[in-house]
C1' cells in the first nucleotide's frame, strides 16, 4: 500500500430519447427505444444548484462520476454536401460515304461467290368467258303495178314491145345464214261471199280470210383493228425483296464506340461545362437508448504479499 474472500449500509441504480403542455424543468399523455428497471398515496413539486414529492421495499459499492468507442432510433426550423426537377449559356452529337475496332447471328443438314428457274413488276401477243355492233353484189326467167305507144267492128277487153319498181323461182359471188312469235288501211299474190258488163259464155273491180314482202321483239350460229376481266397461255425484259436448283468448298460480319470527309445550321432529343431560383430525396451537423473498453472510487473483519 496492493491483492483475494466475507459482511455492511450512508453512495448508486430500480430506465431513457423525442414530440405535446410549460416561461422553463419535472409530472401526465403519445411515440421510439430497452430491462432482473417493484408497491402505495396525492395531484401536484420545483427555479438553470429546477431533472419530481411523501411512504415502504429491493439490491448491496454492483455504480453513480470522468475519458473513448459502438449506434436502435429521432430531427433537419437554421447551416451544408450530393443528386433529381427546372431554366439560361457555350460547345458537340443525331444524317451519308469509306476506313479502324468489334464480334451478334448464321455456317460441311453448306458460308461467300456465281449460275439457272419461280413468284413479284413492265411490254408484247394469243385462249377462255361475259357485253357492244352487224347482215354483200350480181345476172336470167315468170308474173304483175305505174306511165307512155301500137294494132284489132264490138260492152267486159285480147295481142304486141319500151323504161322504172315490187313479189317468187333458179344460178353466181360472198363470211354474210338459220329458227319462233307478231306484222304496213295508205307493199304483193290469190280472192269466197257480195257487187258490176252480157242473152250466155266468159270476164271487170274488189272488202274480208288466206299466203309471203318491208319492219318489230327474241333466239342460234357466224363475223367483228369492238370493249371489259379476282380466268389462263406463251415470249422478251427488269432485277430491290421472297423462295426451289446447279457448281465451289470456309467462312458471313449486325449493333455501339473511334476517327476522317461530306450534308444541315432554325427547330428538336440527347450529352458535357459553366451559372441560377423554388421544391423533393438522400447524407452531414445536431439529440440519442443499449451494449463494450479504460480511468478512478464509501465503510467493518479475516488472510496474504
Nucleotide at each position: 500500500a496492493g491483492c483475494c474472500g466475507g459482511g455492511c449500509u450512508u453512495g448508486a441504480u430500480c430506465g431513457g430519447a423525442g414530440a405535446g403542455c410549460u416561461a422553463g424543468g419535472c409530472a401526465c399523455u403519445c411515440u421510439c427505444u430497452g430491462u432482473g428497471a417493484c408497491c402505495u398515496g396525492a395531484a401536484g413539486c420545483c427555479u438553470a444548484u429546477a431533472u419530481g414529492c411523501a411512504g415502504g421495499g429491493a439490491c448491496g459499492a454492483c455504480u453513480u462520476c470522468c475519458c473513448g468507442g459502438u449506434g436502435a432510433g429521432g430531427u433537419c426550423a437554421a447551416c451544408u454536401c450530393u443528386g433529381c426537377c427546372u431554366c439560361u449559356g457555350u460547345g458537340a452529337a443525331g444524317c451519308c460515304a469509306g476506313a479502324g475496332c468489334g464480334g451478334a447471328u448464321c455456317a460441311a443438314u453448306g458460308a461467300u461467290a456465281u449460275u439457272u428457274c419461280g413468284g413479284c413488276c413492265c411490254u408484247u401477243u394469243g385462249g377462255a368467258u361475259c357485253g357492244g355492233g352487224g347482215g354483200c353484189u350480181u345476172g336470167c326467167a315468170u308474173g304483175u303495178u305505174c306511165a307512155a305507144u301500137u294494132u284489132c267492128a264490138a260492152a267486159g277487153g285480147a295481142a304486141a314491145a319500151u323504161g322504172a319498181g315490187c313479189a317468187u323461182g333458179c344460178a353466181a359471188u360472198c363470211u354474210g345464214u338459220c329458227u319462233g312469235a307478231c306484222g304496213a288501211a295508205c307493199c304483193c299474190g290469190c280472192c269466197a261471199g257480195g257487187u258490176c258488163c252480157g242473152g250466155a259464155a266468159g270476164g271487170g273491180a274488189g272488202c274480208a280470210a288466206c299466203g309471203g314482202u318491208a319492219g318489230u321483239c327474241g333466239g342460234a350460229a357466224c363475223c367483228u383493228u369492238u370493249g371489259a376481266u379476282g380466268c389462263u397461255g406463251a415470249a422478251g425484259g427488269u432485277g430491290u425483296c421472297c423462295g426451289g436448283g446447279g457448281u465451289u468448298g470456309a467462312g458471313u460480319g449486325a449493333a455501339a464506340c473511334u476517327a476522317u470527309g461530306g450534308a444541315g445550321g432554325a427547330a428538336c432529343u440527347u450529352c458535357a461545362c459553366a451559372g441560377g431560383a423554388c421544391g423533393c430525396a438522400g447524407g452531414g451537423c445536431c439529440c440519442g437508448a443499449u451494449c463494450c473498453g479504460g480511468g478512478g472510487u464509501g465503510c467493518c473483519c479475516g488472510g496474504u504479499u
Background:
This is a predicted structure of a 305-nucleotide RNA (Archaeal signal recognition particle RNA) from Caldiplasma sukawensis. Its Rfam family is "Archaeal signal recognition particle RNA". Rfam links the family to the GO terms signal recognition particle, plasma membrane targeting and SRP-dependent cotranslational protein targeting to membrane, signal sequence recognition. A reference for the family is Batey et al. (2001), "Structural and energetic analysis of RNA recognition by a universally conserved protein from the signal recognition particle", J Mol Biol. Rfam classes the family as a non-coding RNA gene. Taxonomically the source falls in Caldiplasma (Archaea, Methanobacteriati, Thermoplasmatota, Thermoplasmatales). It is recorded under the gene name ffs. The prediction has a mean pLDDT of 75.